[in-house]
RNA sequence: AGAGUCGGCCAGGCAGUCGCCGGCAGUUUACUGCCGGAGGAAAGUCCGGGCUCCAUCGGACAGGGCGCCAGGUAACGCCUGGAGGGCGCGAGCCCAUGGAAAGUGCCACAGAAAACAAACCGCCCAAGCACGCGUGAGCGUGCCGGCAAGGGUGAAAAGGUGCGGUAAGAGCGCACCGCGCGGGUGGCAACACGCCGCGGCACGGUAAACCCCGCCCGGAGCAAGACCAAAUAGGGGAGUAGGCGAAGCGAUUCGCACCGCCGGUUCCGAGCGGACUCCCGGGUAGGUUGCUAGAGGCAAUCGGUGACGGUUGUCCCAGAUGAAUGACUGUCCCAGACAGAACCCGGCUUACGGCCGGCUCUCUCC
RNA sequence: GGGCGAUUAGCUCAGGGGUAGAGCGCCACGUUGACAUCGUGGAGGUCGGUGGUUCGAAACCACCAUCGCCCACCA
Numbered sequence: 001a002g003a004g005u006c007g008g009c010c011a012g013g014c015a016g017u018c019g020c021c022g023g024c025a026g027u028u029u030a031c032u033g034c035c036g037g038a039g040g041a042a043a044g045u046c047c048g049g050g051c052u053c054c055a056u057c058g059g060a061c062a063g064g065g066c067g068c069c070a071g072g073u074a075a076c077g078c079c080u081g082g083a084g085g086g087c088g089c090g091a092g093c094c095c096a097u098g099g100a101a102a103g104u105g106c107c108a109c110a111g112a113a114a115a116c117a118a119a120c121c122g123c124c125c126a127a128g129c130a131c132g133c134g135u136g137a138g139c140g141u142g143c144c145g146g147c148a149a150g151g152g153u154g155a156a157a158a159g160g161u162g163c164g165g166u167a168a169g170a171g172c173g174c175a176c177c178g179c180g181c182g183g184g185u186g187g188c189a190a191c192a193c194g195c196c197g198c199g200g201c202a203c204g205g206u207a208a209a210c211c212c213c214g215c216c217c218g219g220a221g222c223a224a225g226a227c228c229a230a231a232u233a234g235g236g237g238a239g240u241a242g243g244c245g246a247a248g249c250g251a252u253u254c255g256c257a258c259c260g261c262c263g264g265u266u267c268c269g270a271g272c273g274g275a276c277u278c279c280c281g282g283g284u285a286g287g288u289u290g291c292u293a294g295a296g297g298c299a300a301u302c303g304g305u306g307a308c309g310g311u312u313g314u315c316c317c318a319g320a321u322g323a324a325u326g327a328c329u330g331u332c333c334c335a336g337a338c339a340g341a342a343c344c345c346g347g348c349u350u351a352c353g354g355c356c357g358g359c360u361c362u363c364u365c366c
Numbered sequence: 367g368g369g370c371g372a373u374u375a376g377c378u379c380a381g382g383g384g385u386a387g388a389g390c391g392c393c394a395c396g397u398u399g400a401c402a403u404c405g406u407g408g409a410g411g412u413c414g415g416u417g418g419u420u421c422g423a424a425a426c427c428a429c430c431a432u433c434g435c436c437c438a439c440c441a
Stems, first nucleotide, its partner, number of pairs: 001362010012332007020037007039338001043349002046347005051221004056270005061264001063217005068082005083097001084095004098212002103210002105206003120151002122147003128143006159177006178201001179199005184193003225289004235280006243256005258274004282440003296315008333336001367437007376390004384421001392408005414430005
């Protein structure tokens, strides 16, 4: 200098004029003064929680989600640390990473054969049979067969290399490597081991296919929900149940059944209620609340490898509802990207300009 | 603001791991004096995009993009 990788920070500055939203104070009641006024993603709505309602609770079965281990957290599919695997020369990055010897399914085309393995080309005629040759030992050819080394197909062909062995071969035998099972050691664990023993090998892939195992989950969402006010036809239709018995003159009460409720078209139990669901039509388009002080920010310190947690001090930092945060002028520079809160938080993902630092590799020079 | 759904040929839709299909439309030929109908043949597809799982993805999973629908209160 170039290429790369990881982490942190900023989000045009300053001045003036005129406005907009909220709060507080003053008062002449529509003005004045002071204070505050978008984001790192406010976004996508993909996860998790708070909050509110569904009258309430328990269980079974469905349904959905997650998935190496340990920890963090209110919780998570997030984060941290570690293990295993993969990529990269490296710094470093990526992984939905439980189970395929519980069962089922699938593996197109090609290929002999795709999971109880099989034999197209090929290799072999040792044994058996037949024929031919030979005086003979035997030799040759074929049949019946043997083999899975080599070729070929495929994403994938049922351990690899070497030696022995054989008719040819083959874990058939042996050595090493790999694999499996049992034990030992280390580690909380995942797991690791250039520790021991056993087994010639029995176990192809796919679970983002069904499934099994373990863990978690009720649903809806601030247009949730609460209150006030106004107006109208407090109207019409469809469906399910409004049953039986007893007491009483009766209103009614009790028991059984039925229906509804438990935001799963399922079932059971406790409980509550006698109604519930859908469609058509009518009226109002007002206000208050929920609404922002919170798993809050900042600083110091302690514990922890870290995520994070504890303690102390300090600060108050948008709250609109046709919906504020803007416009103009001047000036400076490196010339300003993506983009605008709507109940609130923690994450993930996506969009995007710039600055700084650590580390790695390559080249050049000293 | 919140909640759902869809995307495959020019249009409307099937297809739910193994070479992408149907109807209508389009083109050519035949039939007709000519047109329509009818018959025969043909063209036309990054399966919205980018990654991942798999030997293999239109399909399964994730993230984006575009389009569409629903949700106020009173009785």

Predicted 3D model of RNase P RNA and transfer RNA as a complex of 441 nucleotides.
Rfam match: Bacterial RNase P class A.